[in-house]
Molecule: c-di-GMP-I riboswitch aptamer
């Protein structure tokens, strides 16, 4: 120094659900609320996942498509305290 474990303290985050706003919708935002988080920090230009307004086919209603999204799926990356 790096790897793996890890009690407690102080401090963090904030799921499902509600309320309002916002979006085509996925979802985001902010109050509430905590199921969980030692990376639940950050990266959507690696993989997977949700939508499908636009627009392409067929023709009217399915289909494909991300230029939209999700980091609390994996993944990368950075990094706090202690003990052992």
């Nucleotide at each position: 120094a790096u790897c793996a474990a890890u009690a407690g303290u102080u401090g963090g985050c904030a799921a499902a659900c509600u309320u309002a706003u916002u979006g085509a919708a996925a979802g985001a935002u902010a109050a509430g609320g905590a199921c969980g988080c030692a990376a639940a920090g950050c990266c959507a230009a690696g993989g997977g996942u949700c939508u499908a307004a636009a627009g392409u086919g067929u023709u009217u209603a399915c289909a494909c498509u991300a230029u939209g999204a999700c980091a609390g799926c994996c993944g990368g990356u950075u990094g706090c305290a202690u003990u052992u």